Predicted 3D model of a 366-nucleotide RNA (Bacterial RNase P class A) from Sulfuricaulis sp. It matches the Rfam family "Bacterial RNase P class A". Gene Ontology terms of the family: tRNA processing, dimeric ribonuclease P complex and ribonuclease P activity. It is annotated as a ribozyme. Rfam's curators write: Ribonuclease P (RNase P) is a ubiquitous endoribonuclease, found in archaea, bacteria and eukarya as well as chloroplasts and mitochondria. Lineage of the source: Bacteria > Pseudomonadota > Gammaproteobacteria > Acidiferrobacteraceae > Sulfuricaulis. Model confidence (mean pLDDT): 78 of 100. The RNAcentral record of the sequence draws on ENA.

[in-house]
RNA sequence: GAAGCUGGCCGGACAGUCGCUGCAUGCCUUCGGGUACGCAGAGGAAAGUCCGGGCUCCGCAGAGCAGGAUGCCGGCUAACGGCCGGACGCCGCGAGGCGAUGGAAAGUGGCACAGAAAAUACACCGCCGAUGGCCCGCAGGGGAUCAGGCAAGGGUGAAAAGGUGCGGUAAAGGCGCACCGCGGACGUGGUAACACGGACGGCACGCUAAACCCCAUCCGGAGCAAGACCAAAUAGGCAAGCGAUGACGCUGCUCGCCGAGCUUGCGGGUUGGUUGCUCGAGCUUUGAGGUAACUCAAGGCCCAGAUGAAUGACUGUCACAGGGGGCGACCCCUGACAGAACCCGGCUUACAGGCCAGCUUCACCU
Repeated sequence: GAAGCUGGCCGGACAGUCGCUGCAUGCCUUCGGGUACGCAGAGGAAAGUCCGGGCUCCGCAGAGCAGGAUGCCGGCUAACGGCCGGACGCCGCGAGGCGAUGGAAAGUGGCACAGAAAAUACACCGCCGAUGGCCCGCAGGGGAUCAGGCAAGGGUGAAAAGGUGCGGUAAAGGCGCACCGCGGACGUGGUAACACGGACGGCACGCUAAACCCCAUCCGGAGCAAGACCAAAUAGGCAAGCGAUGACGCUGCUCGCCGAGCUUGCGGGUUGGUUGCUCGAGCUUUGAGGUAACUCAAGGCCCAGAUGAAUGACUGUCACAGGGGGCGACCCCUGACAGAACCCGGCUUACAGGCCAGCUUCACCU
């Protein structure tokens, strides 16, 4: 210098004018609000609503069935299908990337087309025909291949029942042997996934579980239009239960008091206000522990709460990037994805342009 890999960050800045929402304070008020001033006022994804949790109401003795989700190992966490670290497999020269990666020896099913045969292996071409039979020969022997043997070679296929080599054989074949692979034990290391090792076993178990299934773990339902209060509204309607053997209420319980209604569901009506509502698994600095995710301690900070739904528009100066024009000073145009709605942790998707750090490969120079 070129080509890449991984991780992180930013997402224009400042000023002025006119508006909008919230809060604090002052003033005014017909109590609805108005007004002055000050402060605050969208995002890295606020998005998709795909996971997980908080919170709320309903349900619930406990356990199980059904159903759903997840699925190598260890850790983190409130929790997760997330994150971190590791193992294994595949890809890449490499930095690195990708992987639903438990069980096929519980059972059931599937494996199109092609092919002889797709799981009780099989025989189309092919090889052999030692042995028995046949033919030729006086004979040694020779020939064809009927019985039969083989699965090495060819061919089919995504996949053909271990691979390579040697021996052996009529021809073959784990038939025998060596190495590689495989298998279940054993030993060593590791928390584990797993790795390594020497011996043993001729090899027995094809592939498929994002096919049913089995195993392990987890899961009640609905959602802030949850829920609570006030006001308003109406036919105090219908049904069920309880109640003068005293309900409801005072009052959570007992006594006592009171004395006729009460509770639940359905239907109808009102569809206005307050609350929930934003201080939270919060942000940040330093220190400590940990490879890391993360955790702990101390200090500091307060950071939108709208609801027919605010967070905007315009102007000026400057900066950055791209395009165009000009000899030039300079001028003109354009600037991404998108916008809170109860709150958090993630994932995924969209994104003009820019910055930083670490690392890899190649080339060149000293």